[in-house]
RNA sequence: UGGGGUGUCGCCAAGCGGUAAGGCACUGGAUUUUGAUUCCAGCAUUCGUAGGUUCGAAUCCUGCUACCCCAG
Numbered sequence: 001u002g003g004g005g006u007g008u009c010g011c012c013a014a015g016c017g018g019u020a021a022g023g024c025a026c027u028g029g030a031u032u033u034u035g036a037u038u039c040c041a042g043c044a045u046u047c048g049u050a051g052g053u054u055c056g057a058a059u060c061c062u063g064c065u066a067c068c069c070c071a072g
Base pairs, nucleotide, nucleotide: 001071002070003069004068005067006066007065010024011023012022018055026042027041028040029039030038048064049063050062051061052060
């Protein structure tokens, strides 16, 4: 420098045009003598970033950016 891939909650991770699942962690509560376990509730106005398309975008298009792989 060229090509490809991946960036979604603190961590892991679904999602493939119609308002973002789940697990762990964390917070509050119940239970318990205490703790653990168990149960209930809460936890992503911005899905790497800036634009574009659309009635509507994490999802499609473009630039940029970080990381990984391949080629030179």